[in-house]
RNA sequence: AAAAAUAUUGGGUAAACUUAUCGAAAGGUAAGGACACAAAGCCAUGGGUCUAAGGAUGUAUGCAUCUAUGAUUGCCAGGUUGCCUGU
Numbered sequence: 001a002a003a004a005a006u007a008u009u010g011g012g013u014a015a016a017c018u019u020a021u022c023g024a025a026a027g028g029u030a031a032g033g034a035c036a037c038a039a040a041g042c043c044a045u046g047g048g049u050c051u052a053a054g055g056a057u058g059u060a061u062g063c064a065u066c067u068a069u070g071a072u073u074g075c076c077a078g079g080u081u082g083c084c085u086g087u
Base pairs, nucleotide, nucleotide: 005087006086012037013036017032018031019030020029021028022027035074041080042079043078045077046076047075048072049071050070054067055066056065057064058063
């Protein structure tokens, strides 16, 4: 110096749920709240998942089916940046 395992100190993020708000919805944002997280920092690039306003098709005009250009990085992969250092 590098790799792996396992600790410590000081910080960081914040699931469910509640309230407000934006949105057609999925979901986002803010406050409260902590289930967890070593990239739970950042990027929708690939796959997955969720939604279906608009559009298309059908229709018995009630609606049904399909569709992402919407959403999710706290589903996985990839890219990129990065804190501490005892044994």
Model confidence (mean pLDDT): 84 of 100. This is a predicted structure of an 87-nucleotide RNA (c-di-GMP-I riboswitch aptamer) from Propionispora vibrioides. RNAcentral records the identical sequence in 2 taxa. It matches the Rfam family "c-di-GMP-I riboswitch aptamer". Gene Ontology term of the family: cyclic-di-GMP binding.